[in-house]
A computed fold for a 267-nucleotide part of an RNA from Mesoaciditoga lauensis cd-1655R = DSM 25116, annotated as large-subunit ribosomal RNA, domain VI.
Its mean pLDDT, the model's own confidence on a scale to 100, is 89.
Lineage of the source: Bacteria > Mesoaciditogales > Mesoaciditogaceae > Mesoaciditoga > Mesoaciditoga lauensis.
Rfam family: Bacterial large subunit ribosomal RNA. Its family is annotated with structural constituent of ribosome and ribosome in the Gene Ontology.
Context: one part of a larger RNA
RNA sequence: CGUAGGAGACUUGAGGGGAGUCGUCCUUAGUACGAGAGGACCGGGAUGAGCGUACCAAUGGUUUACCAGUUAUCCUACCAAGGGUAUAAGCUGGGUAGCCACGUGCGUAAGAGAUAAGCGCUGAAAGCAUCUAAGCGCGAAACUCACCCCAAGAAGAGGUCUCCCAUCCAGUCAAUGGAGUAAGGGCGGUUCGAGACUAGGACCUUGAUAGGCCGGAAGUGUAAGCGCGGUGACGUGUUGAGCUGACCGGUACUAAUAGCCCGAGGC
Numbered sequence: 001c002g003u004a005g006g007a008g009a010c011u012u013g014a015g016g017g018g019a020g021u022c023g024u025c026c027u028u029a030g031u032a033c034g035a036g037a038g039g040a041c042c043g044g045g046a047u048g049a050g051c052g053u054a055c056c057a058a059u060g061g062u063u064u065a066c067c068a069g070u071u072a073u074c075c076u077a078c079c080a081a082g083g084g085u086a087u088a089a090g091c092u093g094g095g096u097a098g099c100c101a102c103g104u105g106c107g108u109a110a111g112a113g114a115u116a117a118g119c120g121c122u123g124a125a126a127g128c129a130u131c132u133a134a135g136c137g138c139g140a141a142a143c144u145c146a147c148c149c150c151a152a153g154a155a156g157a158g159g160u161c162u163c164c165c166a167u168c169c170a171g172u173c174a175a176u177g178g179a180g181u182a183a184g185g186g187c188g189g190u191u192c193g194a195g196a197c198u199a200g201g202a203c204c205u206u207g208a209u210a211g212g213c214c215g216g217a218a219g220u221g222u223a224a225g226c227g228c229g230g231u232g233a234c235g236u237g238u239u240g241a242g243c244u245g246a247c248c249g250g251u252a253c254u255a256a257u258a259g260c261c262c263g264a265g266g267c
Base pairs, nucleotide, nucleotide: 001153005164006163007162008161009160010159011158015150016149017148018147021049022048023047024046025045026044027043033038050108051107052106053105054104055103059101060100061099062098066094067093068092069091070090071086072085073084074083075082076081111145112144113143118138119137120136121135165266167179168178169177170176184262185261186260187259188204189203190202191201192200209255210254211253212251213250214249215248216247218244219243220242225238226237227236228235229234
């Protein structure tokens, strides 16, 4: 820009893409078959591998400043307590959310149609025979559906529901142009399990959108100060203490204020 008014939702599916794998065990059955040795088709059930996809309850990783320990050195005058540097974490022990697999769930199933090679029925040409010439049937991971995803720019531009309306000016009064609006949309802002940007979702005071704060969960592992014991290193009580990123619930304290723009009149 189009889809012959302007919008908001929900859809149909032309067409396109994805997936499509294999094993073992039990049973049928030690049956059919076979002198024996051996040993099935078909059918039923179970459990795996590979691949794919989703997820984080559990398991296991990571978790860059969440907690603790600790060496050297410098600083805060000193003690104590802290801070800086040693990695772009100094090192070490742990570790929530998130992200992930080594983890978990699910799928790769079942079926239908028309067929390939092939196997047939009926059957003449050719009194026989013949699956073929007329006619009819079975038959594969391949094909078309079925399963999952995209999809009306599918220009053949589809469908359904709902909302807004027949205002003003110019005009050879008529195509058309312009203006302010409607439903609605956008800008702007707080943001997100959404995201390269864009897009998408939530919210904008009639408010829990983010931060802060409060409570909880979870992590670390008994803070500082003081008391007591010890010459002292240290131990011990207060104390499962103190501190705490993302998690859960709440709470308007802070910031989403105020506002602006676009947008039909129906060949």